[in-house]
RNA sequence: GUCGAGAAAGGCAAACCCGGGGAAACCCGGGGACGCAAAGCCACAGGCCUAACCCCUGAUUCAGGGCAUGGCGGCUGGGUUGCCGAAA
Numbered sequence: 001g002u003c004g005a006g007a008a009a010g011g012c013a014a015a016c017c018c019g020g021g022g023a024a025a026c027c028c029g030g031g032g033a034c035g036c037a038a039a040g041c042c043a044c045a046g047g048c049c050u051a052a053c054c055c056c057u058g059a060u061u062c063a064g065g066g067c068a069u070g071g072c073g074g075c076u077g078g079g080u081u082g083c084c085g086a087a088a
Stems, first nucleotide, its partner, number of pairs: 002088001003085002011036002016031006034074001040080003044077003047072003054066005
């Protein structure tokens, strides 16, 4: 260095509930633990979610469709930083 122990110390926190924000996806705080060796950080590539604005159609305040500039790092890859040290 690769790697990752029914190792130690510590860390994070899914679902769900409460409060707040948002059109929504989702986010923030508190509770809570399914899990996680980068479940630390970065939307760069792919993927997924939403569809406000805008565009199209109809028939106008409505309905249908399209669109990310909005999100997800706990979907994969990539970049970057980092705790511990059994075996190999």
Predicted 3D model of an 88-nucleotide RNA (c-di-GMP-I-GGC riboswitch aptamer). It was read from a public genome assembly, where an Rfam model found it. Its Rfam family is "c-di-GMP-I-GGC riboswitch aptamer". Gene Ontology term of the family: cyclic-di-GMP binding.